RNAcentral holds the sequence, with entries from ENA. Predicted 3D model of a 371-nucleotide RNA (Bacterial RNase P class A) from a Candidatus Eiseniibacteriota bacterium. Rfam family: Bacterial RNase P class A. Its family is annotated with tRNA processing, ribonuclease P activity and dimeric ribonuclease P complex in the Gene Ontology. It is recorded under the gene name rnpB.
[in-house]
RNA sequence: UGAGACUUCCAGAUGAUCGCGGAGCUCUCUCAAGGGCUCCGAGGAAAGUCCGAACUCCAUAGGGUAGGGUGCUGGAUAACCUCCAGCGGGAGCAAUCCCAGGGAAAGUGCCACAGAAAACAAACCGCCCGCGGAACUUGUGUCUUCGGGUAAGGGUGAAACGGUGAGGUAAGAGCUCACCAGCGUCGGGGGUGACUCCGGCGGCUUGGUAAACCCCACCUGGAGCAAGACCAAAUAGAAGGGGAGAGGUGACCCGCCUCGCCAUUACCCUUGGGUAGGUCGCAGGAGGGUCGUGGAGACGCGGCUCCCAGAUAAAUGAUCAUCCGGUCCCUCCGGGGGCCGACAGAAUUCGGCUUACGGGAGUCUCGUUCG
Numbered sequence: 001u002g003a004g005a006c007u008u009c010c011a012g013a014u015g016a017u018c019g020c021g022g023a024g025c026u027c028u029c030u031c032a033a034g035g036g037c038u039c040c041g042a043g044g045a046a047a048g049u050c051c052g053a054a055c056u057c058c059a060u061a062g063g064g065u066a067g068g069g070u071g072c073u074g075g076a077u078a079a080c081c082u083c084c085a086g087c088g089g090g091a092g093c094a095a096u097c098c099c100a101g102g103g104a105a106a107g108u109g110c111c112a113c114a115g116a117a118a119a120c121a122a123a124c125c126g127c128c129c130g131c132g133g134a135a136c137u138u139g140u141g142u143c144u145u146c147g148g149g150u151a152a153g154g155g156u157g158a159a160a161c162g163g164u165g166a167g168g169u170a171a172g173a174g175c176u177c178a179c180c181a182g183c184g185u186c187g188g189g190g191g192u193g194a195c196u197c198c199g200g201c202g203g204c205u206u207g208g209u210a211a212a213c214c215c216c217a218c219c220u221g222g223a224g225c226a227a228g229a230c231c232a233a234a235u236a237g238a239a240g241g242g243g244a245g246a247g248g249u250g251a252c253c254c255g256c257c258u259c260g261c262c263a264u265u266a267c268c269c270u271u272g273g274g275u276a277g278g279u280c281g282c283a284g285g286a287g288g289g290u291c292g293u294g295g296a297g298a299c300g301c302g303g304c305u306c307c308c309a310g311a312u313a314a315a316u317g318a319u320c321a322u323c324c325g326g327u328c329c330c331u332c333c334g335g336g337g338g339c340c341g342a343c344a345g346a347a348u349u350c351g352g353c354u355u356a357c358g359g360g361a362g363u364c365u366c367g368u369u370c371g
Stems, first nucleotide, its partner, number of pairs: 001367010012323007020041009043343001047354002050352005055224004067220005072086005087101001088099004102215002107213002109209003124154002126150005132144003136139001162180006181205002183202008228280004238271005247262004287306008324341007
């Protein structure tokens, strides 16, 4: 100095003026409303809403099925499809990274194109054998139809039914043998374990695909803060009570008056339900900081200390000045001026994952150049 790998930090700073949301105190003060002072006021992702929980309501004997999820081992954690450390496999020269990583020797399906054949294999070329045929250079030769053998060679493919050598054979073939690779099995060593190392035996050689169906093991109720709880108008309706006037009816008939009874409207009162609205849930928590300590690590434990948004159509902003960083222009080289400072914004809370995005630092790897 170039290219990379991993870890970690910051998220422009300070001041002034104006303004917004919340809490406390206080003043004007009957209340309402307003003023003053002090304090607090977005994030590493507040995002996607993809996992896991807290919390709340509903459901719920037990068992099974269906459906869904997870899937190497050991640990961490409230829990996890998360994290840490390993194992195995893969990528990279390396630092390091990636893996839904049980079963394909239970069954079914699929494997594009190419290729003869894509799976109880297959014969296009080639090689070999047999019966014929053809020509002439008459050969243990060449070409060729048909029938058979052959997976050693060619060619195709992401993938072609172990590899190399020897024997063997008409030519070939684990057909046989030696070595190598794999698988199975037995014994021994190491490890908590996944797994690994060594040795013996068996010619056993078995394609891939399960985020295809499926099989196996384990886990698994549903809805979500618009959860849910409480207070509670106006209007309309419901239930109960009262009830002026008017109506019906009775006191022999009619009229009137009065009274009793009956049902009932307006109206009044009470009650309960729900709506608007309000309060809580809702900010002291699996909380932050710091120190110590255990552990390889994720993380745990202990001491001290801090209180750190809570809105509801939704506050967290604007302007100016100085400084910081970057960049461009001018320059009398002192400086001056312009522009820019990412991604994005809480809405019950927390632990993760993923995605978006500006900059800094440290450690490590591989190169290049100079000394």